RNA sequence: GAGGGUGUAGCUCAGUGGUAGAGUACGUGCUUAGCAUGUACAAGGUCUUGGGUUCAAUUCCCAAUACUAUCA
Repeated sequence: GAGGGUGUAGCUCAGUGGUAGAGUACGUGCUUAGCAUGUACAAGGUCUUGGGUUCAAUUCCCAAUACUAUCA
């Protein structure tokens, strides 16, 4: 320099136009003499940013930006 891939909860990842989920972690309750384990509940999201299409965009299109690997 060239063409790609990935940005979603603290972390690891689903989701594929119609109110955004799981596991794990954190918090609370139950269980225990107590701890661990187990179990129930709750909290936690400007879906990287800006535009466009649409009645409606996390999802489709364009650009930017960060990371990543490939080629030269």

Predicted 3D model of a 72-nucleotide RNA (transfer RNA) from Vicugna pacos. Its mean pLDDT, the model's own confidence on a scale to 100, is 84. Taxonomically the source falls in Vicugna (Eukaryota, Bilateria, Vertebrata, Artiodactyla).